Predicted 3D model of a 76-nucleotide RNA (transfer RNA) from a Nitrospiraceae bacterium. Model confidence (mean pLDDT): 82 of 100. Its Rfam family is "tRNA". About the family: Transfer RNA (tRNA) molecules are approximately 80 nucleotides in length. By type it is a transfer RNA.
[in-house]
RNA sequence: GGGGGCAUGGUGUUAAUGGCUAGCAUGUCGGUCUCCAAAACCGAAGGUCCGGGUUCGAGACCUGGUGCCCCUGCCA
Numbered sequence: 001g002g003g004g005g006c007a008u009g010g011u012g013u014u015a016a017u018g019g020c021u022a023g024c025a026u027g028u029c030g031g032u033c034u035c036c037a038a039a040a041c042c043g044a045a046g047g048u049c050c051g052g053g054u055u056c057g058a059g060a061c062c063u064g065g066u067g068c069c070c071c072u073g074c075c076a
Stems, first nucleotide, its partner, number of pairs: 001072007010026004019056001028044005049065005
């Protein structure tokens, strides 16, 4: 240099048919319980990498960029 893949809360996601309030687990915080804690149960906060486009409507489709991973070429 060329080709391919990935990017969603703090973390994981082998969640989400182009259309319901973006789901589940874990962690964090609060509560119940307990002598205290753990466990268990209940509740809350926390989100789509950045820009543009298509569409009535985009996390999902198209495009540019950024970051990461894999394969590969050239020079020394």